Model confidence (mean pLDDT): 79 of 100. Two RNAs folded together computationally: RNase P RNA and transfer RNA, 429 nucleotides in total. It holds a member of the Rfam family "Bacterial RNase P class A".
RNA sequence: CGAGCUGGCCGGGCAAUCGCUGUUUCCCUUCGGGGAGAUGGAGGAAAGUCCGGGCUCCAUAGGGUGGGACGCCAGGUAACGCCUGGGGGGCGCGAGCCUACGGAAAGUGCAGCAGAGAGUAGACCGCCGAUGGCUCUUUCGGGAGCACAGGUAAGGGUGAAAGGGUGCGGUAAGAGCGCACCGCGCGGCUGGUAACAGUCCGCGGCACGGUAAACCCCGUCCGGAGCAAGACCAAAUAGGCCCUCUACAGGUGUGACCCGCACCGAGGGCGGGUAGGUCGCUUGAGGUGUGUGGCGACAUACAUCCCAGAUGAAUGAUUGUCCUCGACAGAACCCGGCUUACAGGCCAGCUCGACAA
RNA sequence: GCUCAUGUAGCUCAGGGGUAGAGCACACCCUUGGUAAGGGUGAGGUCGGCGGUUCAAAUCCGCCCAUGAGCU
Numbered sequence: 001c002g003a004g005c006u007g008g009c010c011g012g013g014c015a016a017u018c019g020c021u022g023u024u025u026c027c028c029u030u031c032g033g034g035g036a037g038a039u040g041g042a043g044g045a046a047a048g049u050c051c052g053g054g055c056u057c058c059a060u061a062g063g064g065u066g067g068g069a070c071g072c073c074a075g076g077u078a079a080c081g082c083c084u085g086g087g088g089g090g091c092g093c094g095a096g097c098c099u100a101c102g103g104a105a106a107g108u109g110c111a112g113c114a115g116a117g118a119g120u121a122g123a124c125c126g127c128c129g130a131u132g133g134c135u136c137u138u139u140c141g142g143g144a145g146c147a148c149a150g151g152u153a154a155g156g157g158u159g160a161a162a163g164g165g166u167g168c169g170g171u172a173a174g175a176g177c178g179c180a181c182c183g184c185g186c187g188g189c190u191g192g193u194a195a196c197a198g199u200c201c202g203c204g205g206c207a208c209g210g211u212a213a214a215c216c217c218c219g220u221c222c223g224g225a226g227c228a229a230g231a232c233c234a235a236a237u238a239g240g241c242c243c244u245c246u247a248c249a250g251g252u253g254u255g256a257c258c259c260g261c262a263c264c265g266a267g268g269g270c271g272g273g274u275a276g277g278u279c280g281c282u283u284g285a286g287g288u289g290u291g292u293g294g295c296g297a298c299a300u301a302c303a304u305c306c307c308a309g310a311u312g313a314a315u316g317a318u319u320g321u322c323c324u325c326g327a328c329a330g331a332a333c334c335c336g337g338c339u340u341a342c343a344g345g346c347c348a349g350c351u352c353g354a355c356a357a
Numbered sequence: 358g359c360u361c362a363u364g365u366a367g368c369u370c371a372g373g374g375g376u377a378g379a380g381c382a383c384a385c386c387c388u389u390g391g392u393a394a395g396g397g398u399g400a401g402g403u404c405g406g407c408g409g410u411u412c413a414a415a416u417c418c419g420c421c422c423a424u425g426a427g428c429u
Stems, first nucleotide, its partner, number of pairs: 001353010012322007020041009043328001047339002050337005055226004062259004067222005072086005087101001088099004102217002107215002109211002124156002126152003131149002133146005164182006183206001184204005189198003230279004240270006250264004286305008323326001358428007367381004375412001383399005405421005
């Protein structure tokens, strides 16, 4: 200098004027509110609503069936399907990245087409023909041929997949049939908290193909609904019509269902009426800084800060100026994550290549 | 704001791991003096998009996109 990897941060700045909205102080008020001053006012994703939790109601969420989620190991956390560290596997020269990664020697199922055979394998081509059969020949010991029975999983061919691989021996030809090495399985030993690893020891010729994002099995977890939850005040409710059940019970509520629990002259439908206000509402597993413990996620102590809370729903407009000329996008009960969108820029650590010293 | 459902041919819908189908519509032919109806033949598909699992995905799983419905 070029090409990359990882982690973190920023996401136009400043000023003036006029608006919108929350809080607070003062003043005015016809008590509805109005005015003035001060001060706060979107994001890293506020998004998708995909997970987890708080909160609220229904039993303090209880038993069972069904259902769902997760799935190597250890840790973090309020919790998680998230995060951190590690192991196995895959990719990359490398820094590093990716990984739904339990069980197929419990069972059931599936594998179209092609192919001889698709899961207690299989003989289409090929190879052989030792043994048996047939033909020829013979010096009667045998020899030559055929490929009929048959043998054979080396080679070809089909397929996504054909029941360990390479080599040597062996054989009629072959074959873990035998052996060596590699692979695999089981047991032990060593290291590691564990997953797991080992140039370690012994045993087994191999017995165990794929698929569980097919049913299923094993382990762990999950009650349901959601702030339009829910509570209160005020208004309204022609008590109008129809239906259901009714005491050894029945109905309703929670729920997918059964039990259980709670309440009881109740419930459902049609039609009609009312559709205003207050609370929930933002101080929280909170932010920032420093120290300590830990590889880290994180935990903890002290100090310090208060940082939107609307309900037709605010955060905008104009002007000036500067620069690198500004992306994706906007709260609606609140947090922790994940995922998706995103112009451009900054910082730190590291890798590879080229050149120079 | 919250909670669900759906997406397959121009339209309405089947198909739920093994070559994507039906009805209507469209094109051509037959039939008719001509048209309609009827009969025959045919064309038309990124199965909403992108990834993953699998030998194989419209189908199973994840993430997005679009459309529709419900609540007081």